This is a predicted structure of a 122-nucleotide RNA (SAM riboswitch aptamer (S box leader)) from a marine sediment metagenome.
The prediction has a mean pLDDT of 84.

RNA sequence: CUCAUCGAGACCGGUCGAGGGAUAGGCCCGACGACGCCGGGGCAACCAGCGGAACUAACCAUUCCGAAAAGGUGCCAACUCCUGCGGUGCUUAGCGAGAUUCGCAAAGCAUCGAAAGAUGAG
Numbered sequence: 001c002u003c004a005u006c007g008a009g010a011c012c013g014g015u016c017g018a019g020g021g022a023u024a025g026g027c028c029c030g031a032c033g034a035c036g037c038c039g040g041g042g043c044a045a046c047c048a049g050c051g052g053a054a055c056u057a058a059c060c061a062u063u064c065c066g067a068a069a070a071g072g073u074g075c076c077a078a079c080u081c082c083u084g085c086g087g088u089g090c091u092u093a094g095c096g097a098g099a100u101u102c103g104c105a106a107a108g109c110a111u112c113g114a115a116a117g118a119u120g121a122g
Base pairs, nucleotide, nucleotide: 001122002121003120004119005118006117011040012039013038014037015036019029020028021027023084024083025082026081041076042075043074046072047071050066051065052064053063054062080116085113086112087111088110089109090108091107092106094104095103096102097101
């Protein structure tokens, strides 16, 4: 840099000692010891491996599906904790025209997308 995924799931012990949740705001976690590190346990199924199907004359490769979890990673507070940027819809009140419509800008809710981040594979 590219692709895929991110509303599910999964905690104990030891150690350390003040911050931690990426960033800003919010809101949380934390001396009843968080975060980190170590050991054990667990979750999940990205990759590898296994089985099947498609393709092929056949094989390989590729794609799809499935089972499994002894391999390589990952993960085990809160939706990636929420929001941040933009689109759409609805609602509310405001301002200005002017008339039952138009324009402006705002807030809330819902939804979609982007950005950023995380993990895996290349």